[in-house]
């Protein structure tokens, strides 16, 4: 220099033949429960879906370019 893989809540990830309101565990706030923790139950709050721009009626998904990590050639 080439080429491949990932980046989506605080933390691990799902979700890609384009469209229901963007989602699971775990955490964290609150309530129930308990003599009181702990477990447990039940409800909430949190997101520029890595940035930036095109396609489209409509992108997290599709194109382009970039940035970080990570693997591979030479």
């Nucleotide at each position: 220099g080439c080429c491949c893989c990932u980046u989506u809540a605080g933390c691990u990830c799902a979700g890609u033949c384009g469209g229901c309101c963007a989602g699971a565990g775990c955490g964290c706030c609150a309530c129930c429960u308990u003599g009181g923790u702990a477990a447990g139950g039940u409800g909430g709050a949190g997101g520029u879906c890595c940035c930036g721009g095109g396609u489209u009626c409509g992108a997290a998904u599709c194109c382009c370019g970039g940035a970080a990590g990570g693997g591979g050639c030479u």